[in-house]
Molecule: THF (Tetrahydrofolate) riboswitch aptamer
RNA sequence: AGCGAAGUAGGAAUUUAUGCGUUAAGUGUUCACUGGCUGGGGAGUCGCCGUGAAACGAAAAGUCUGCGGACAGAACUGCAGCUUACGAUAUAUUUUCCGCACCCGUUGCU
Numbered sequence: 001a002g003c004g005a006a007g008u009a010g011g012a013a014u015u016u017a018u019g020c021g022u023u024a025a026g027u028g029u030u031c032a033c034u035g036g037c038u039g040g041g042g043a044g045u046c047g048c049c050g051u052g053a054a055a056c057g058a059a060a061a062g063u064c065u066g067c068g069g070a071c072a073g074a075a076c077u078g079c080a081g082c083u084u085a086c087g088a089u090a091u092a093u094u095u096u097c098c099g100c101a102c103c104c105g106u107u108g109c110u
Stems, first nucleotide, its partner, number of pairs: 001110005010098004016092004020087003029054005035049003040104003060084003064081006
């Protein structure tokens, strides 16, 4: 010098566990921000996150258990638990895939 490679924030799918919600928080959408982060270094974005606001918006069930309410008693009914279901649900986790244009660096071959 030439030709390759790895690696960010993070994203998608997937496994398992523990939660939260189903009295609707969360997720998703839009807008705003002199907010933060963004390969090992520099710089930075059309990238990511955060915060705030707005509009939108959903799935509960049970021949079960406990304690109440009511009642002559039962039916009924409230709360809690348990089980199942559901949520573009949260965190951790398994595996796979995707993931920086510019300058420098790392690494392999010649």